This is a predicted structure of a 108-nucleotide RNA (SAM riboswitch aptamer (S box leader)) from Sporolactobacillus nakayamae. Model confidence (mean pLDDT): 80 of 100. It was read from a public genome assembly, where an Rfam model found it.
[in-house]
RNA sequence: UUCUUAUCUAGAGAAGUCGAGGGACUGGCCCGAUGACGCUUCAGCAACCGUCGUUUCACGACAAGGUGCUAAUCCCAGCUGACACAAUCAUGUGCGGAGGGAUAAGAA
Numbered sequence: 001u002u003c004u005u006a007u008c009u010a011g012a013g014a015a016g017u018c019g020a021g022g023g024a025c026u027g028g029c030c031c032g033a034u035g036a037c038g039c040u041u042c043a044g045c046a047a048c049c050g051u052c053g054u055u056u057c058a059c060g061a062c063a064a065g066g067u068g069c070u071a072a073u074c075c076c077a078g079c080u081g082a083c084a085c086a087a088u089c090a091u092g093u094g095c096g097g098a099g100g101g102a103u104a105a106g107a108a
Base pairs, nucleotide, nucleotide: 001108002107003106004105005104006103007102008101013042014041015040016039017038021031022030023029025078026077027076028075043070044069045068048066049065050062051061052060053059054058074100079097080096081095083094084093085092086091
């Protein structure tokens, strides 16, 4: 990097440092010199891997370790619908699906 599977409306921030952009992309909207983003330290959340137990295709408990995460639903939308409502030919809202993205575990 690619593939497979699972999850993504819950949860959890302080200090130091840096100094201008950041929230993947595009549009919107938002965060940011009252210092964002990033990095470091400490703390926390969660429970994928893990450990333990059981009535073992599963369930429950735990959190030392490997990851991850700690603004906003993945911040919202993007493509589509033989669905519902509004509206009337242009669509809007809701809902579903696809696509994209993130994370974990495994494989190549």